[in-house]
RNA sequence: CUCAUCAAGAGUAGUGGAGGGUACGGCCCUUUGAAACUACAGCAACCCUUCUUUGUGAAAAGGUGCUAAUUCCGACGGCGUAGCCGGUAGAUGAG
Numbered sequence: 001c002u003c004a005u006c007a008a009g010a011g012u013a014g015u016g017g018a019g020g021g022u023a024c025g026g027c028c029c030u031u032u033g034a035a036a037c038u039a040c041a042g043c044a045a046c047c048c049u050u051c052u053u054u055g056u057g058a059a060a061a062g063g064u065g066c067u068a069a070u071u072c073c074g075a076c077g078g079c080g081u082a083g084c085c086g087g088u089a090g091a092u093g094a095g
């Protein structure tokens, strides 16, 4: 850079010791312990592998990823005031 997906799903313990949720605003989580790291567990099914009634089907050993809140909500544009669609930014996978 290109393509695909982003409304579902899944957490405990140890170390650590004040931040975290991308950036801005809001709101929220957090000393009843944030980030980060480690162990084990789980979720999912992008790649791979196996099975197959061949259908974008099933499984889950391996490579990633993920396990508060819709990517937490909004933001910019359009339809119009609810809500919907698109865009930007971001995340993940494959190339």
Base pairs, nucleotide, nucleotide: 001095002094003093004092005091006090011040012039013038014037015036019029020028021027024074025073026072041067042066043065046063047062049059050058051057071089076086077085078084079083
Predicted 3D model of a 95-nucleotide RNA (SAM riboswitch aptamer (S box leader)) from a pig gut metagenome. The RNAcentral record of the sequence draws on MGnify. It matches the Rfam family "SAM riboswitch aptamer (S box leader)". Gene Ontology term of the family: regulation of gene expression. The model forms 97% of the base pairs in the Rfam consensus.